[in-house]
Molecule: transfer RNA
Organism: Rhizomicrobium sp.
């Protein structure tokens, strides 16, 4: 330098054009002598940044940033 995969909730990840979800976590309540476990409820987001396409973008296109993998360069 090039190719490729990824960046979405505190964490691990879904979601491939029509107002973004799950599990875990945190908080509250119930239960219990207490804790744990269990049950119910609550809490959750500039979808990496910036432009473009579109009636509409997490999703498609361009540029940039960060991380993983591969290739090249080594005159």
């Nucleotide at each position: 330098u090039c190719c490729u995969c990824g960046g979405u909730a505190g964490c691990u990840c879904a979601g491939u054009g029509g107002u973004a979800g799950a599990g875990c976590g945190a908080c509250g309540c119930a239960c219990u002598g207490u804790u744990a476990a269990u049950g119910c409820g609550u809490u959750g987001g500039u979808c990496g940044c910036u432009g473009g396409u579109u009636c509409g973008a997490u999703c498609c296109c361009g540029g940039c940033c960060c991380g993983g993998g591969g290739a090249g360069c080594c005159a």